[in-house]
RNA sequence: UGGAGGAGGCGGGCGUCCGCUGGGGCGAAAGCCCUGGAGGAAGGUCCGGACUCCACGACAGGAGGCAUGCCGGGUAACCCCCGGCCGCGGCAACGCGAGGGAAAGUGCAGCAGAGAGUAGACCACCCUCGAGCUGGUCGAGGGUAAGGGUGAAAGGGUGCGGUAAGAGCGCACCGCCUCUCCGGAGACGGAGAGGGCACGGUAAACCCCAUGCGGAGCAAGGCCGAAUAGGGAGACCAUGGGUGCCUGUCCCCACAUCCCACUGCGGUGGGUGAGGUCUCCGGGUAGGCUGCUCGAGCCGCGCGGUAACGUGCGGCCCAGAUGAAUGGACGCCGCCCUUUGGGGCACAGAAUCCGGCCUAUAGCCUCCUCCAGUCA
Numbered sequence: 001u002g003g004a005g006g007a008g009g010c011g012g013g014c015g016u017c018c019g020c021u022g023g024g025g026c027g028a029a030a031g032c033c034c035u036g037g038a039g040g041a042a043g044g045u046c047c048g049g050a051c052u053c054c055a056c057g058a059c060a061g062g063a064g065g066c067a068u069g070c071c072g073g074g075u076a077a078c079c080c081c082c083g084g085c086c087g088c089g090g091c092a093a094c095g096c097g098a099g100g101g102a103a104a105g106u107g108c109a110g111c112a113g114a115g116a117g118u119a120g121a122c123c124a125c126c127c128u129c130g131a132g133c134u135g136g137u138c139g140a141g142g143g144u145a146a147g148g149g150u151g152a153a154a155g156g157g158u159g160c161g162g163u164a165a166g167a168g169c170g171c172a173c174c175g176c177c178u179c180u181c182c183g184g185a186g187a188c189g190g191a192g193a194g195g196g197c198a199c200g201g202u203a204a205a206c207c208c209c210a211u212g213c214g215g216a217g218c219a220a221g222g223c224c225g226a227a228u229a230g231g232g233a234g235a236c237c238a239u240g241g242g243u244g245c246c247u248g249u250c251c252c253c254a255c256a257u258c259c260c261a262c263u264g265c266g267g268u269g270g271g272u273g274a275g276g277u278c279u280c281c282g283g284g285u286a287g288g289c290u291g292c293u294c295g296a297g298c299c300g301c302g303c304g305g306u307a308a309c310g311u312g313c314g315g316c317c318c319a320g321a322u323g324a325a326u327g328g329a330c331g332c333c334g335c336c337c338u339u340u341g342g343g344g345c346a347c348a349g350a351a352u353c354c355g356g357c358c359u360a361u362a363g364c365c366u367c368c369u370c371c372a373g374u375c376a
Base pairs, nucleotide, nucleotide: 001372002371003370004369005368006367007366008365009364010363012333013332014331015330016329017328018327020037021036022035023034024033025032026031039347043358044357046356047355048354049353050352051217052216053215054214057250058249059248060247061246062245065213066212067211068210069209070084071083072082073081074080085099086097087096088095089094100208101207105206106205107202108201122148123147124144125143126142127141128140129139130138131137156174157173158172159171160170161169175197176195177194178193179192180191181190182189183188221290222289223288224287231281232280233279234278235277236276237275240253241252242251258271259270260269261268262267297316298315299314300313301312302311303310304309334345335344336343337342
């Protein structure tokens, strides 16, 4: 200097005039003064929570649905973050991983191909016999799976020996399996010994294993006020109801009272009523206040930790609208382009709040690292 990788930040500011709004102050009121007012994603609604309401008897077993999936740490929690291991990509800095199990079972891999997993002989190679014969060639039998071909994938890989030709047939190294030792908290890594050793791949296919999980959501919920029709109909229940579902055992609640009939006087059947559960039809409430912004908050410094993060001290208050405020005009500054006339400035707006992830983004600043070249 060029290219590349990783991390952090900004993405608008100031002034004048006018306008809107939260809080505070003054004022009888009108109004005046001070002060605050849209993001890094406010978007997606994909996760996790705080908070609010509902549900919730115990024990044991079972099933179903969803989610996670190497090891360790962080956090309120997580599918998030940090560190590590392994695998893949890259010369590298680094990036990605939905990272347990294929020897529990099932499924799938079209076509092609001889054969796609208790999976093979098309071409070819070798031996024997016969025909033919300059040579080439053809047929039958046997042997082989090294060479070729098909395919995304083909009976571990490379090399040497051996063989009629070959083949883990033998050997060396690699791969695989078993065992032992060493290092590491661990995932794993390293070393050695033995074994010729194969039923391959695929689980963001079904599945198996391990672990976890009540429901709904600020239109949650609470208060005030107002209004209607304290409306109508039906079914079931005493062997009932109660844990998200099922089974078993236990526990709790309810089964009041009255009437009629029968009665062997123990009770049985029916009715009313009360309670509970469910379904359908119809009517009222479209108002106000609250929840509502002080937070797992932000900033600075110290300490601990590789880090995520934790902790101590100090400082700060930073939107709460409600059909939806946070704006408009002018000028200057800032950044980019420029033919120096000028032109352009991205993605995009709170609605209970917070921690993440994902997506969009004109352009600018800072730091660290890798590769290549050059100079000293």

The RNA shown here (Bacterial RNase P class A) has 376 nucleotides and comes from a Thermoanaerobaculales bacterium. The source organism's lineage runs through Bacteria, Pseudomonadati, Acidobacteriota, Thermoanaerobaculia and Thermoanaerobaculales.